Model confidence (mean pLDDT): 87 of 100. The part of an RNA shown here (large-subunit ribosomal RNA, domain IV) has 364 nucleotides and comes from Thermocrispum agreste DSM 44070. It matches the Rfam family "Bacterial large subunit ribosomal RNA". The sequence was found in a public genome assembly.
Context: one part of a larger RNA
RNA sequence: CUGUGGUUAAGGAACUCGGCAAAAUGCCCCCGUAACUUCGGGAGAAGGGGGGCCACUGUUCUUGAAGCCCCGUGCGGGCUAGGGGAUGGUGGCCGCAGAGACCAGCGAGAAGCGACUGUUUACUAAAAACACAGGUCCAUGCGAAGUCGCAAGACGAUGUAUAUGGACUGACGCCUGCCCGGUGCUGGAACGUUAAGAGGACCGGUUAGCCUGCCCCUUGUGGGUGGGCGAAGCUGAGAAUUUAAGCGCCAGUAAACGGCGGUGGUAACUAUAACCAUCCUAAGGUAGCGAAAUUCCUUGUCGGGUAAGUUCCGACCUGCACGAAUGGCGUAACGACUUCUCGGCUGUCUCAACCACAGGCCCG
Numbered sequence: 001c002u003g004u005g006g007u008u009a010a011g012g013a014a015c016u017c018g019g020c021a022a023a024a025u026g027c028c029c030c031c032g033u034a035a036c037u038u039c040g041g042g043a044g045a046a047g048g049g050g051g052g053c054c055a056c057u058g059u060u061c062u063u064g065a066a067g068c069c070c071c072g073u074g075c076g077g078g079c080u081a082g083g084g085g086a087u088g089g090u091g092g093c094c095g096c097a098g099a100g101a102c103c104a105g106c107g108a109g110a111a112g113c114g115a116c117u118g119u120u121u122a123c124u125a126a127a128a129a130c131a132c133a134g135g136u137c138c139a140u141g142c143g144a145a146g147u148c149g150c151a152a153g154a155c156g157a158u159g160u161a162u163a164u165g166g167a168c169u170g171a172c173g174c175c176u177g178c179c180c181g182g183u184g185c186u187g188g189a190a191c192g193u194u195a196a197g198a199g200g201a202c203c204g205g206u207u208a209g210c211c212u213g214c215c216c217c218u219u220g221u222g223g224g225u226g227g228g229c230g231a232a233g234c235u236g237a238g239a240a241u242u243u244a245a246g247c248g249c250c251a252g253u254a255a256a257c258g259g260c261g262g263u264g265g266u267a268a269c270u271a272u273a274a275c276c277a278u279c280c281u282a283a284g285g286u287a288g289c290g291a292a293a294u295u296c297c298u299u300g301u302c303g304g305g306u307a308a309g310u311u312c313c314g315a316c317c318u319g320c321a322c323g324a325a326u327g328g329c330g331u332a333a334c335g336a337c338u339u340c341u342c343g344g345c346u347g348u349c350u351c352a353a354c355c356a357c358a359g360g361c362c363c364g
Base pairs, nucleotide, nucleotide: 001359002358003357004356005355006354007353008352010350011349014348019345027051028050029049030048031047036041038171052093053092054091055090056089057088058087059086060085061084062083063082067079068078069077070076071074094098106343107342108341109340110339111338112337113335114334118130119129134169135168136167137166138165139164140163146155147154148153172330173329174328175327177260178259179258182257183256184253185252186251187250188249191248192247193246197242198241203236204235205234206233209229210228211227212226213225214224215223216222261279262278263277264276265275288322289319300316301315302314303313304312
């Protein structure tokens, strides 16, 4: 010097991001116990008192005689002394201290989030994240939908719509507004568009044959080389016509994905605007909440708490940019969650000191 323990005058969170760490509380019995509440809780709420040992004396449970009593004389029944346990009363004794060591809840108030018990990043995150019971929607009639597999087959399920699968929300209470224009899904099938296929008009390629120019031998419906027409076959291209789902189209659907305005004016102080006008839209944000886990400006403004409060609580509403199952607002209980306050308590601090043990370092 470091680490691990211990003690500390006065003060008692002044420390610090923050009471981190430490201290304190702690067991049993008795008394007593608030708001709130889903009437179960909250609650061990909170807050008080007692606790050792000895003597005497009650109550009660149990056991129970060789003592006493009884008869049906039995390994019988009943009562009691004595023994063991529990729990009171009175008096006394000792210590600083009697749950004497170890072990062994700190408590209260307010707010946010999540209802709860659970689950999770094995090795930096335990949470407000996940799950959850409950709610809603969609699919599925059974060889079910869905999933795995090329298939056979299997799971679903030896189940059958009070079932199974998928999606969202997340106890409970009060509720869940408007928009179907876009995207999606579902339904419709008249019309438009639309594939392969069918179809094969028309136009080519090839040439048996026919016509014809020139040349040669020769005379023959001979040979060579050009030009034109050109059947059938083979072959290339190919119009009309026909033809499904889909798309267009028409509807429905938001606890489907999602969305939920602007400007100008107006009341007999001022201010504000119930009101009016106008533009746009599919429709213009309802209830509730609101500087919020959401508010930039912002330490908004007012109130409370403090001597002093960027945090906190209660309001206001000017919501940059809340808002209703991407749920809205409340909510008892619960939480190693987050924030604020108070009591108790303390070496966290003012401000440090000493002691013990272990290690380091220095000297010998």